[in-house]
This is a predicted structure of a 76-nucleotide RNA (transfer RNA) from a Methanobacteriota archaeon. Rfam family: tRNA. Rfam classes the family as a transfer RNA. About the family: Transfer RNA (tRNA) molecules are approximately 80 nucleotides in length. The sequence was found in a public genome assembly.
RNA sequence: GCUCCUAUAGUGUAGCGGCCAAUCAUUUCGCCCUUUCGAGGCGAAGACUCGGGUUCGAAUCCCGAUGGGAGCACCA
Repeated sequence: GCUCCUAUAGUGUAGCGGCCAAUCAUUUCGCCCUUUCGAGGCGAAGACUCGGGUUCGAAUCCCGAUGGGAGCACCA
C1' cells in the first nucleotide's frame, strides 16, 4: 500500500428495515429477606463510534472517516 472482517450500557451480548422509548447477564444504587456477611428475591440507572446517503421508516442497507482485527504485497 491492497483486500476482507468488525464497532451496541463500565464489561460481555441479542438484534438479520416497522414489535427499539433496544434484550439478557454482569456492574452500580435502593428495598425485601438474613443476627451479620454472602447468596437469593423485587425495582431502578446506564449504550447504538462519527459524518453523509437510500427509504414513508435505519442499530439494521449503501458511501466516507476513525479505531480494532486478519490476510496479502513491499521491505534498498